[in-house]
RNA sequence: GGAGUCGGCCAGACAGUCGCGAGGUGCGCAAGCGCUUCGAGGAAAGUCCGGGCUCCGCAGGGCAAGGUGCCAGGUAACGCCUGGGCGGCGUGAGCCGACGGAAAGUGCAACAGAGAGCAGACAGCCGAACGGCCCGCCACUUCGCGUGGUUGGGUGCGUGGUGAUGGUGAAACGGUGCGGUAAGAGCGCACCGCACGCGGGGACAACGUCGCGUGGCUAGGCAAACCCCACCUGGAGCAAGACCAAAUAGGGGAACCAUGACGCGGCCCGCGUCGUUCCCGGGUAGGUUGCUUGAGCACGGCGGCGACGUCGUGCCUAGAGGAAUGGCUGUCCACGACAGAACCCGGCUUACCGGCCGACUCUUUUU
Numbered sequence: 001g002g003a004g005u006c007g008g009c010c011a012g013a014c015a016g017u018c019g020c021g022a023g024g025u026g027c028g029c030a031a032g033c034g035c036u037u038c039g040a041g042g043a044a045a046g047u048c049c050g051g052g053c054u055c056c057g058c059a060g061g062g063c064a065a066g067g068u069g070c071c072a073g074g075u076a077a078c079g080c081c082u083g084g085g086c087g088g089c090g091u092g093a094g095c096c097g098a099c100g101g102a103a104a105g106u107g108c109a110a111c112a113g114a115g116a117g118c119a120g121a122c123a124g125c126c127g128a129a130c131g132g133c134c135c136g137c138c139a140c141u142u143c144g145c146g147u148g149g150u151u152g153g154g155u156g157c158g159u160g161g162u163g164a165u166g167g168u169g170a171a172a173c174g175g176u177g178c179g180g181u182a183a184g185a186g187c188g189c190a191c192c193g194c195a196c197g198c199g200g201g202g203a204c205a206a207c208g209u210c211g212c213g214u215g216g217c218u219a220g221g222c223a224a225a226c227c228c229c230a231c232c233u234g235g236a237g238c239a240a241g242a243c244c245a246a247a248u249a250g251g252g253g254a255a256c257c258a259u260g261a262c263g264c265g266g267c268c269c270g271c272g273u274c275g276u277u278c279c280c281g282g283g284u285a286g287g288u289u290g291c292u293u294g295a296g297c298a299c300g301g302c303g304g305c306g307a308c309g310u311c312g313u314g315c316c317u318a319g320a321g322g323a324a325u326g327g328c329u330g331u332c333c334a335c336g337a338c339a340g341a342a343c344c345c346g347g348c349u350u351a352c353c354g355g356c357c358g359a360c361u362c363u364u365u366u367u
Base pairs, nucleotide, nucleotide: 001363002362003361004360005359006358007357008356009355010354012332013331014330015329016328017327018326020039021038022037023036024035025034026033027032041338045349046348048347049346050345051344052343053237054236055235056234065233066232067231068230069229070084071083072082073081074080085099086097087096088095089094100228101227105226106225107222108221122166123165124162125161126160129159130158131157132155133154134153135152136150137149138148139147140146174192175191176190177189178188179187193217194215195214196213197212198211199210200209202207241289242288243287244286251280252279253278254277255276256275260274261273262272263271264270296315297314298313299312300311301310302309303308333336
């Protein structure tokens, strides 16, 4: 110098001017005006997880449904984070992994290939076994290779053997060697590998290591396929919810009144309805609240490898309700991306012009 990995930070700057929202304060009867302070993000986004808060539900147990799934820790909690283990990728810094169970069952595997799930004979190899054919030999003979036999030889013709070789595939049932065989094969053996069991010591554990034994090794793959095992989960959401509360209509109660009218089949009693006044409660419009001081932020100390915890000091940092946070001018530069709070937090994911800082890796050249 080049290429790269991980972590953190910034998100045009400055000045002027005109506006907008909220808090405080002064003046004003009020409307309002003046002064002053503050006023979007790293993702405010997707609404995918987890919690706070609120209302409803809930004896206990089971089923269903959904989710999670190596170990330990962190946390209010999590499917998040940290550290570790194992597996994979990378020369490396590092990165990625839903990473329990496939010898309980069911299911799936395109294309290619002979064969793909108690696997399979296409080519090749073999000729052991059975049969055929040819030759030899023996016996019988009607003397014709006609019939029969054969523990002799040949032939690969039929049945057959083979999973060592070729080829196909993501995957073809462990590897090397010796023996063995007709040819072969864990068929047998040795070593390596694998699986399982037991034990020693290491680690909290996942796991790793060593030793011994067993098994020739059909316990191949897929469970973000059904399924099995273990654990977790009540529902709705700030339009939650709470408070104040008009007009009109309707509800409940009391008093008064013609002691009337109507209804209960005719009559009496009784009951109900109809009028006026007052009181009460529910609820609608509307208003207020919930609303931002919080698992808060900054700095420092201490504990921890770390996530994080704890202590001290300081700070207050949007809170609207059709919804404020903007426009213009000037100067400068590297010419400015994605994007706008709506109850609040912790995460994850997705979008993003670029710039800066730190730690580290590989490589080239020079010394």